[in-house]
Molecule: Bacterial RNase P class A
Organism: Myxococcota bacterium
RNA sequence: GGAGGAUGGGGUGGUGAUCGCCGGAAAUAAUAGAUUUUCGGAGGAAAGUCCGGGCUCCUCAGGGCAGGACGCUGGGUAACGCCCAGUCGAGGUAACUCGAAGGAAAGUGCCACAGAAAAUAUACCGCUGAGGCUUUGGUUCCUCAGUAAGGGUGAAAAGGUGCGGUAAGAGCGCACCGGUUUUUCGGUGACGGAAAACGCAUGGUAAACCCCGUCUGGAGCAAGGUAAAAUGGCGUAUGGCUCUGCCCGGGCCUUUUACGCCAGGUAACCGCUUGAGCUGCAUGGAAACAUACAGCCUAGAUGAAUGAUCGCCCCUCGCAAGAGGAACAGAACCCGCGCUUACAACCAUCCUCCACUU
Numbered sequence: 001g002g003a004g005g006a007u008g009g010g011g012u013g014g015u016g017a018u019c020g021c022c023g024g025a026a027a028u029a030a031u032a033g034a035u036u037u038u039c040g041g042a043g044g045a046a047a048g049u050c051c052g053g054g055c056u057c058c059u060c061a062g063g064g065c066a067g068g069a070c071g072c073u074g075g076g077u078a079a080c081g082c083c084c085a086g087u088c089g090a091g092g093u094a095a096c097u098c099g100a101a102g103g104a105a106a107g108u109g110c111c112a113c114a115g116a117a118a119a120u121a122u123a124c125c126g127c128u129g130a131g132g133c134u135u136u137g138g139u140u141c142c143u144c145a146g147u148a149a150g151g152g153u154g155a156a157a158a159g160g161u162g163c164g165g166u167a168a169g170a171g172c173g174c175a176c177c178g179g180u181u182u183u184u185c186g187g188u189g190a191c192g193g194a195a196a197a198c199g200c201a202u203g204g205u206a207a208a209c210c211c212c213g214u215c216u217g218g219a220g221c222a223a224g225g226u227a228a229a230a231u232g233g234c235g236u237a238u239g240g241c242u243c244u245g246c247c248c249g250g251g252c253c254u255u256u257u258a259c260g261c262c263a264g265g266u267a268a269c270c271g272c273u274u275g276a277g278c279u280g281c282a283u284g285g286a287a288a289c290a291u292a293c294a295g296c297c298u299a300g301a302u303g304a305a306u307g308a309u310c311g312c313c314c315c316u317c318g319c320a321a322g323a324g325g326a327a328c329a330g331a332a333c334c335c336g337c338g339c340u341u342a343c344a345a346c347c348a349u350c351c352u353c354c355a356c357u358u
């Protein structure tokens, strides 16, 4: 200097004034509903609605099945399908990235086409031996026997390379590698290292069905609660309704009761924002995180609030005048420094590789 990898920041600017909108507090006012002062007012993803919860209801309290999710080991967390660290595997020179990472000896399926043959699977081309035909000999052709090393097909073809051996071959034998089993060492563990024995079950696929292990009730702020208004009609109940998939078990009611359906009416207030909250420092921990102390309060709208104008500064373009203010994009019960997706200008740190110079 170039090319890469990882992490973090940032968020279409700042400031002052005037007017406007929403919420809180205080004062004045007073049956007012106004005025004044002051504080605050959309995101890093608010998106997706994908996970996990808090909270609310299904009257009290369950059990089982189905269904669903996850799936290497250890740790973290309120919890998770998330995060941290590691092991194994794949990609990459590497920094790093990704993983659909339990079981194929419980069982059932599937492996198209090509190929002789795709699992207790074969002989298409070929190689070797014997015989026959022909014949000087050889070659070719036919039959039988042996063969799976060579070639071909394919994603994958009875473990790989080499040596020996054989009529030609083959773990047929041997060496090394691979595999299985046993022992031993290291590690909490997943696993890793070493040694010995054995020619060694005979592929892959479980994001195929399935088996095994762990977890899991349902619905959701349009939950639900209070007030107000206005009720009317129909149906069921020797049983009905309900526990939001089914069964068991349970609960309520018994015709002035309960439940269901249809029509009509009300649409105000609460829930509604102080939280597993944020920030800082210290300690422990490799880290994710945990604990203690201190400080801070940062939207609650409801057809939907934060906007407009002017001046100065800043940034970009331009000689200047001047023009513009670059991306993705707007809370609606809340939360997770969850996941996924989109993202401009710009800033910082660490790591890997290449070239050159010293």
Stems, first nucleotide, its partner, number of pairs: 001354009013313007021041008043328001047340002050338001051336004055220004062248004067216005072086005087101001088099004102211002107209002109205003124151002126147007159177006178200001179198008224270003231263007239253005277296004282291003314325004